This is a predicted structure of a 503-nucleotide part of an RNA (small-subunit ribosomal RNA, 5' domain) from Chondrilla caribensis. It matches the Rfam family "Bacterial small subunit ribosomal RNA". Gene Ontology terms of the family: structural constituent of ribosome and ribosome. Its mean pLDDT, the model's own confidence on a scale to 100, is 85. The full RNA is in RNAcentral, with records from SILVA.
Context: one part of a larger RNA
RNA sequence: GGAUGAACGUUGGCGGCGUGCCUAACACAUGCAAGUCGAACGGGAGGCCCUCCUUCGGGAGGGUUGAGAGUGGCGCACGGGUGAGUAACACGUAGCUGACCUGCCCUGGAGAGGGGAAUAACCGAUGGAAACAGCGGCUAAAACCCCAUGAACCCGCCCUGACUAAACAGGGGCGAGCAAACACUACGGUGCUCUGGGAUGGGGCUGCGGGCCAUCAGCUAGUUGGUGUGGUAAUGGCGCACCAAGGCGAUGACGGCUAGGGGGCCUGAGAGGGUGAACCCCCACACUGGGACUGAGACACGGCCCAGACUCCUACGGGAGGCAGCAGUCAGGGAUAUUGCGCAAUGGACGAAAGUCUGACGCAGCGACGCCGCGUGGGUGAUGAAGGCCUUCGGGUUGUAAAGCCCUUUUCUGCGUGACGAGGAAGGACGGUAGCGCAGGAAUAAGUCUCGGCUAACUACGUGCCAGCAGCCGCGGUAAAACGUAGGAGGCGAACGUUAUCC
Numbered sequence: 001g002g003a004u005g006a007a008c009g010u011u012g013g014c015g016g017c018g019u020g021c022c023u024a025a026c027a028c029a030u031g032c033a034a035g036u037c038g039a040a041c042g043g044g045a046g047g048c049c050c051u052c053c054u055u056c057g058g059g060a061g062g063g064u065u066g067a068g069a070g071u072g073g074c075g076c077a078c079g080g081g082u083g084a085g086u087a088a089c090a091c092g093u094a095g096c097u098g099a100c101c102u103g104c105c106c107u108g109g110a111g112a113g114g115g116g117a118a119u120a121a122c123c124g125a126u127g128g129a130a131a132c133a134g135c136g137g138c139u140a141a142a143a144c145c146c147c148a149u150g151a152a153c154c155c156g157c158c159c160u161g162a163c164u165a166a167a168c169a170g171g172g173g174c175g176a177g178c179a180a181a182c183a184c185u186a187c188g189g190u191g192c193u194c195u196g197g198g199a200u201g202g203g204g205c206u207g208c209g210g211g212c213c214a215u216c217a218g219c220u221a222g223u224u225g226g227u228g229u230g231g232u233a234a235u236g237g238c239g240c241a242c243c244a245a246g247g248c249g250a251u252g253a254c255g256g257c258u259a260g261g262g263g264g265c266c267u268g269a270g271a272g273g274g275u276g277a278a279c280c281c282c283c284a285c286a287c288u289g290g291g292a293c294u295g296a297g298a299c300a301c302g303g304c305c306c307a308g309a310c311u312c313c314u315a316c317g318g319g320a321g322g323c324a325g326c327a328g329u330c331a332g333g334g335a336u337a338u339u340g341c342g343c344a345a346u347g348g349a350c351g352a353a354a355g356u357c358u359g360a361c362g363c364a365g366c367g368a369c370g371c372c373g374c375g376u377g378g379g380u381g382a383u384g385a386a387g388g389c390c391u392u393c394g395g396g397u398u399g400u401a402a403a404g405c406c407c408u409u410u411u412c413u414g415c416g417u418g419a420c421g422a423g424g425a426a427g428g429a430c431g432g433u434a435g436c437g438c439a440g441g442a443a444u445a446a447g448u449c450u451c452g453g454c455u456a457a458c459u460a461c462g463u464g465c466c467a468g469c470a471g472c473c474g475c476g477g478u479a480a481a482a483c484g485u486a487g488g489a490g491g492c493g494a495a496c497g498u499u500a501u502c503c
Stems, first nucleotide, its partner, number of pairs: 001503004006499005013374006019367002021332001027329002030327003035074003040071002046065008081285003091209007100202002105198007113147004122137003126133002153177001155175006183190002211257003218248003223245008260282004264275004287308005310321004338364001340363003346360001347358004377407004387398004412440006421430001447492005452473003458487005468475002
């Protein structure tokens, strides 16, 4: 000098774009953050209309609309948060997978024929303070089950078989096994089953790369390899049984400490050094630890089970909860924001659609926290006014500075008008915002740090090794350009200094 997610002191006019718990991965009141589909299904409170009956309270039947709940489907594995753990195939990069999976989507082939048994809702009754639970009875489906068909697929056997040491690929034959769903329709289709290919997303493996400590030197029993078996979508000691005795290490094993990694960011001429906020990619985590279930996908932030700590409810028998989602609260801290508006846009889930949901997102609010832009007026004006300060008492300086005169209106205030963002009509949270027009009036707007040398800017008074200053050298003990105040000057300017950290 540059830089910062900064903080502190003094000061503070406006706008745009960004950015804002770096500490306690401390604990959390309250609200919201994941639902949707009636064009899969049964039922249906309530409302409205009509008819009949009526003791005038209402009751019965039909039609229409239709809440909440239930069965079922898809989603909830995305999006959003955090950085605790992790020195590791976690990440980056380059490859391999003849050892693999992939819902929705695209594309090709083949198909959907029969039949059956339940169950929630509901009704009845029961236990419980509650959470909720079990019992009996009825019922539907694209929920569930059975049979049929089977090109393909999968499995077994046989033949063939490139690469190859061998096996696995591929081709042919035989046998066995395995499917389906109806509903709606603008009659085009949407949707269903099996299967080939693709796309996308992922799993696994490998080479290389990127911390500190050798005051960590030896480490290892599923350890290293083999055979078999299990398990997985899949290789593999991944698990198990048996057999062998191996495997790693100064090219740093093992141990300890620290740490999410990368694109990037800061600095620097570069090499390098530092760093990993915001944005993007990957990973890991979701009160702590463990486990599986469902599913195409999870070992699952707002799912389940167990254990633990903590908080809450309780009729003491038993239950409920998890903000590292958005706001917000307490605490910690030098320190970090609103319990805002809207789904109008972009994107996502569901739906045929209308649409519903969406604290993702779009906006607004707060903070000079950062960067950038603008303004706080322009011209003229000498008796060089007054006042202040200094003085050798002549004067010098503040200083064209002010006043005065002329002008302008960015900003400001008031009034009016008023968007783009929304692809053909309507539809805008932001927003009566931005912009535009008119009027008014220099009006509403300057500080901060320094002035001994480094380093740009000097005098006076006060103080008297005191009070104090200080980045280094050093100032202060009676004439202090170094302390304090004043005048003046220098620097930067809506900021200026200080502190912390990096180059």